[in-house]
Molecule: SAM riboswitch aptamer (S box leader)
Organism: Flavisolibacter sp.
């Protein structure tokens, strides 16, 4: 590199280098930014996964394993906006009656496509933790 689980609506500064863009790609938005971001360093910080410890359950018994919990930052990680938001499919969703059409008991009502805005849940990408190769 891939593959497999598993989480992603929470949470977290300061200073010092630098010089122009940047927020995973690709488009559309929208944020950030010379009042110096993006990115690197040093200090803090935070607290997901795997380390550890302590309880439970299961075993004939030890181990693994499985749930729950503490502490603590050891190994990684994070430290602007839900992965900043959407695209791909489902609900042949809902909401404006908006303008167009066709009906019909005609100034309303009901169908149809369409436009606009907008819910939930999935897939795909993507970050991370751990194991495999």
């Nucleotide at each position: 590199c891939a593959c497999u689980u598993a989480u992603c609506a929470a949470g977290a500064a300061a200073g010092g280098c630098g010089a122009a863009g940047g927020g995973a790609u690709a488009u559309g938005g929208c944020c950030c930014u010379a009042u110096g971001a993006u990115g690197c360093c040093u200090u803090g910080g935070c607290a997901a996964c795997c380390a550890u410890c302590u309880c439970a359950g299961a075993u004939a018994g030890u181990a693994a394993u499985u749930g729950a919990g503490a502490a603590a930052a050891g190994g990684u990680g994070c430290u602007a906006a839900u992965u900043c938001c959407a695209u791909c499919c489902a609900c042949u969703g809902c909401u404006u009656c908006g303008g167009c059409a066709u009906g019909c008991u005609c100034a309303g009502c009901a169908u149809g496509a369409c436009a606009a805005g907008u819910g939930u849940g999935g897939u795909u990408a993507g970050a991370u933790a751990a194991g495999u190769c």